[in-house]
Molecule: Bacterial RNase P class A
Organism: Paracrocinitomix mangrovi
This record gives sequence, structure tokens and C1' cells, in this order.
RNA sequence: AAAACAAACCGGCUUGUCGCGCGCUUAUGUGUGAGGAAAGUCCGGGCAGCAUAGAGUGUCAUGCUUCCUAACUGGAAGGAGUUAAAAUGGCGACGUUUUAGCUACAGAUAGUGCCGCAGAAAAAAUACCGCCAUACUUGUUGUGGUAAGGGUGAAAAGGUGAGGUAAGAGCUCACCGUACUGAUGGUGACAUUAGUAGCAGGGUAAACCUCAUGAGCUGAAAUAUCAUGUAAACCGGGGUUUGAGGCUUACUCGGCCGAUCUCGGAGGGUAGAUAGAUGGAUCACGUGAGUGAUUGCGUGACUAGAUAAAUGACAAGCAUUAUCCGCCUUGGCGAAUAAUUACAGAACCCGGCUUAUAGGUUUGUUUUUAUU
Repeated sequence: AAAACAAACCGGCUUGUCGCGCGCUUAUGUGUGAGGAAAGUCCGGGCAGCAUAGAGUGUCAUGCUUCCUAACUGGAAGGAGUUAAAAUGGCGACGUUUUAGCUACAGAUAGUGCCGCAGAAAAAAUACCGCCAUACUUGUUGUGGUAAGGGUGAAAAGGUGAGGUAAGAGCUCACCGUACUGAUGGUGACAUUAGUAGCAGGGUAAACCUCAUGAGCUGAAAUAUCAUGUAAACCGGGGUUUGAGGCUUACUCGGCCGAUCUCGGAGGGUAGAUAGAUGGAUCACGUGAGUGAUUGCGUGACUAGAUAAAUGACAAGCAUUAUCCGCCUUGGCGAAUAAUUACAGAACCCGGCUUAUAGGUUUGUUUUUAUU
């Protein structure tokens, strides 16, 4: 210097003319007007209603520790395990450090299920080859011992080294590991260290299950109020406090409403207005606390609110990018031409997650090339 990857930010501005929505004003006029995702509707809440509380069973969700937050399967900082590379210590099994990642991270003796084929044997599971001893009928033989070596497999009764043995085996010892106990440090998950014991009959719970914790429903077309007005009429079933029917999550119990009742049929009238609806778990600046996510205090600001759905069009200039030319030469300046960029469009609001995204800027990592 170039390329690739990852993360963060930006993804136009000014003036004029005309047009549109909302607020303020007697009027003239004046202020303001779509995003980083407004998308998806995946998760959590605010808010409104049911509504006056619940118990049991079921269903669903979450699952290392601490902290942040209104809350969350979100975020921050850690722990443990594990993958890759480099360096380093050890006879070896393995250990230490650094860098970059991953984890659906409670429980496998509470129980049930599954692990095909291969293999002797796949879990209170076994001896195929082999090794050793011995017998004779000397052979592809029998008997006994063995689980170190080999084979099969994703996985085969802790591992390495030494001793020992007929050959072997925690059989014995040392080390690593496992289990238990103590001490120290830490809010904690855990870590370090010491001692004791030959001490581990597998894996799988994104299989059923067990344990712990938690979860009411509906969704702004939710809801509330006002106005208008027909037919509180007709037909059928049930019921009237000994309660039909409805609501309360899925069921049961319990509770509540309920007589001008309730369920169904046919038919008639209306579908208008207001609120919800934007002052917020809001934003900006300064300052303090904290490793950080975040948060305390102070000052200031008000910046869409439509209801078939507004936020636009034209012109000029600036800015940015690309192409080409000229001048000076680490690179910059000037002129001309073209473009205004991609994904995209508020509808109750907010915090996350996921998806889409032309181009530009910044930071970091890796690779290549050149120079010193």
C1' cells in the first nucleotide's frame, strides 16, 4: 500500500414558489410534520377491560454465579467444561501461559426407554485371536489361569512409569485423576492447599421423567361516554330463588351476575360524535458513582397524531460520490459530465431479538507485496 472479515456511525443540507395534515392566533401569520430498521408479530412490559378474592389437578416456560432493568429466552462482569494455534515444563500420562472461538451449563443408584450393524461381549455386560502352565492320542486337540497386547466399534470394567508375576492384573509403589474431610481466599459459582482411601460397572434427559422457580385472559376493530331510533313486538324450548343460562384460563370445587330472564328462529332500525391518541420506564447538556451494563443530581426542551389515511412537486446553489482532463508532485487543487443514491413508509406506546440494506467514514484482526 492492497485485499478479505468483523464491529460502530452516516445514509443529505439551504433558499424560493405552489400544495397537504396538526397546534396556536380575532386575523395577518407562526411553529411543526415518517426509520435504523417504522418491517416480522418472535419475546417482555405499560395501559384498558373482565373483576370480587381463591384452592386443587393439568398445561406451558426457564435452569452455572452475581449484578443491571418495569420486565425478558435481553444486557454486563465472572466461573466451569471444551476446540484450534503458538510458546514452554515433564521419561510419560499430562500441566502452565497467551490469542481466537463454542456451550440447550439442574439431576443418570427414584424409575422406564434407547445405543442399529460390527464385535466374544454394549452395562451389575465377556473371552474371538493372543500370552502362560499342564496332559497326552503330537493336533486347526483337551483342561486350567489371564484381561496387560491385538481385533470390532462412536464408545469395551480410570491413565502413565517402575517393580513384581508361570503369564498378567491397583497385585505393590510414585505421579495424574476420582471420592470424602479440613484450612485459606471470594457476595457467589468456585479456586488454592493439606490429609485419608485402591477408589470409577459407560453414554444419552434438544428421550419420557424427577427437582426447583415462575406463568390469569383478551388486545386500541381493546375499552369508556354521549346522541339517534325501531318492534322491551312475533314463533318455539327452558326457567323464575328448590336458580335455566352466563362469567371467572383448560377442567373440578368455590365465588359472582341473573327474572322486563335465558337459548334459538324469522324480521326491523342504526352503524353518528367524543375520549383512548401521544408530557414519556422521553430527549439534550453538565457533573458524580461504578471494571461494566447502568445509574444519582442539576439545568434546559416539547419536536407527527391521521381515520381511507397528510409529511409532496418544481427550480437554484452547497455538499458527497463516480468518470475524464489539466496543474503542482508523500498528495492536493481546479474545470466538465452524470447521479441524489440502497432497504424502505408512522396508525396505542415502549424495551429487546430476527430479517433487508447501494455507497461512504472510523477502529480492530488476518493474508499478500514493497522498503528500512